About this RNA:
A computed fold for a 368-nucleotide RNA from a bacterium, annotated as Bacterial RNase P class A. Model confidence (mean pLDDT): 77 of 100. It matches the Rfam family "Bacterial RNase P class A". Gene Ontology terms of the family: tRNA processing, ribonuclease P activity and dimeric ribonuclease P complex. Rfam classes the family as a ribozyme.
RNA sequence: AAAGUAGGAGAAACAGUCGCGCUUUAGCUACUAAUCUAGAGUGAGGAAAGUCCGAACUCCACAGAAUCAGGGCGCCCGGUAACGCCGGGGCGGAGUGAUCCGACGGAAAGUGCCGCAGAAACUAUACCGCCCGCCGCAAGGCAGGUAAGGGUGAAAUCGUGGUGUAAGAGACCACGGCUGCCGUCAGAGAUUUCGGUAGCGGGUAAACCCCGCCCGGAGCAAGGCCAAAUAGGGGAAGAGGGGUUGAUUCGCCCCGUUAUGAUUCCCGGGUAGGCCGCAAAGAAUUGUCGGGCAACCGGCAAUCAAGAUAAAUGGCUGUUGGUUCGUUUUGGCGAAUUACAGAACUCGGCUUAUUUCCUGCUUUCCAA
Numbered sequence: 001a002a003a004g005u006a007g008g009a010g011a012a013a014c015a016g017u018c019g020c021g022c023u024u025u026a027g028c029u030a031c032u033a034a035u036c037u038a039g040a041g042u043g044a045g046g047a048a049a050g051u052c053c054g055a056a057c058u059c060c061a062c063a064g065a066a067u068c069a070g071g072g073c074g075c076c077c078g079g080u081a082a083c084g085c086c087g088g089g090g091c092g093g094a095g096u097g098a099u100c101c102g103a104c105g106g107a108a109a110g111u112g113c114c115g116c117a118g119a120a121a122c123u124a125u126a127c128c129g130c131c132c133g134c135c136g137c138a139a140g141g142c143a144g145g146u147a148a149g150g151g152u153g154a155a156a157u158c159g160u161g162g163u164g165u166a167a168g169a170g171a172c173c174a175c176g177g178c179u180g181c182c183g184u185c186a187g188a189g190a191u192u193u194c195g196g197u198a199g200c201g202g203g204u205a206a207a208c209c210c211c212g213c214c215c216g217g218a219g220c221a222a223g224g225c226c227a228a229a230u231a232g233g234g235g236a237a238g239a240g241g242g243g244u245u246g247a248u249u250c251g252c253c254c255c256g257u258u259a260u261g262a263u264u265c266c267c268g269g270g271u272a273g274g275c276c277g278c279a280a281a282g283a284a285u286u287g288u289c290g291g292g293c294a295a296c297c298g299g300c301a302a303u304c305a306a307g308a309u310a311a312a313u314g315g316c317u318g319u320u321g322g323u324u325c326g327u328u329u330u331g332g333c334g335a336a337u338u339a340c341a342g343a344a345c346u347c348g349g350c351u352u353a354u355u356u357c358c359u360g361c362u363u364u365c366c367a368a
Base pairs, nucleotide, nucleotide: 001364002363003362004361005360006359007358008357009356010355012320013319014318015317016316017315018314020043021042022041023040024039025038026037027036045340049351050350052349053348054347055346057219058218059217060216064250065249066248067247068246070215071214072213073212074211075089076088077087078086079085090104091102092101093100094099105210106209110208111207112204113203114202127150128149129146130145131144133142134141135140158176159175160174161173162172163171177200178199179198180197181196182195183194186191223276224275225274226273233267234266235265236264237263240255241254242253243252284303285302286301287300288299289298290297291296321338322337323336324335325334326333327332
């Protein structure tokens, strides 16, 4: 200097002026409220996006049990309110490396799939080839043996070397690899070290499936309160109906039952306004101390930082800051530009979009 990799911080600042929303003080007005005037405070992120997960909260509901279905997770140990999230490790894989990725239980319970190519892709075969015998002038043919060599393919009787053989082959031997089981070393554990023994045609469960653990439903358009209006409308069926569920059964509760009718269907009419939920007090924020490799936990102190409802949080001017380019002997000067994007109950995560700066580490090149 270049390329890469991991982490952190920011997202412009100040002043003036005009304009908006909320809270609050005083005044005007006034039954109150609303509006207006003056003052004070405050007003869109690090992802507010996606709506993919988890919760808190609300209702079903006074409150259950069992079974089936469906869904989620899937190595070990921790963290968390919880999670499909986070941290640390194990094993496997990618990379020269720093680092990164993993949908990571089971193929020896069963079923399915592996196209094309190839002889053959579940219990295997012989396309080319090699060897032996017979026929033939020869080319070649017939009948056997073979899977070491070659070909096809992602994958083809575990690999290398040797003995042996007509030619070969775990047929035998030596050294290795993988899988199951038993023991052993280390570890909290996943696993690991070492040894013995039995085998070795595969892959695939992000195919169905088996195993283990977990899971009520719906959602702030949840849910409450107030006010107003209507036609105290019309007709038909009716003895059971409803709640709890994704479904069924049991249990429990509510309404109704010979018409004073629970419930259901058809025709027609009225209303759809305001307030709360929602001045955000919380698994909160900031600082500091302690514990822990870390995620995170605990103590102390301080702080309270939009609440709109068709939807406010802005416009203009000036200066400064960042980035890029040009120019200048340095100091400087000039021009351009300043990303992704916008709260709607809140919080913890994940994923995606985008810009600037800082730091650690790795590899390569050059110089000393």